[in-house]
RNA sequence: UUUAUCCAGAGUGGCUGAGGGAACAGGCCCGAAGAAGCCACAGCAACCUGGCCGCGAGUGCCAAGGUGCUACUUCCUGCCCGAUAACCCGGGAGAGAUAAA
Numbered sequence: 001u002u003u004a005u006c007c008a009g010a011g012u013g014g015c016u017g018a019g020g021g022a023a024c025a026g027g028c029c030c031g032a033a034g035a036a037g038c039c040a041c042a043g044c045a046a047c048c049u050g051g052c053c054g055c056g057a058g059u060g061c062c063a064a065g066g067u068g069c070u071a072c073u074u075c076c077u078g079c080c081c082g083a084u085a086a087c088c089c090g091g092g093a094g095a096g097a098u099a100a101a
C1' cells in the first nucleotide's frame, strides 16, 4: 500500500503499584475489593496453515502449527448524507485494530 473483518466469543493466579478504555477534544465508564505493564497457566476465535469431501467452484466438515484476542459495539461522538420540532435513530467517510499478500 491492497484486500477482508471489526454489535459474536473467551480469565484466573503471581510480581508490581496508579493509572486505564490508541492519539486530540467532549461524554460515559473501569480502577487500592488493585489500573497499566511483565510472567505463568487456561480459554475464545478460525485470517493464514494442515487434513477430509468434491472434477471443480466451495457461506462445507475436522484440527489448532503461525498470528490475534479474552470490561463496555473499535465504549460513544467528532466529517458527510438521510430522518425528526428536537432527542433517539439509520447509512457512509475518516481514523484505528487484526489477518493475509
Stems, first nucleotide, its partner, number of pairs: 001101006011041005019030003024078004042070003047066002049063004053058001074095001079092004
Molecule: SAM riboswitch aptamer (S box leader)
Organism: soil metagenome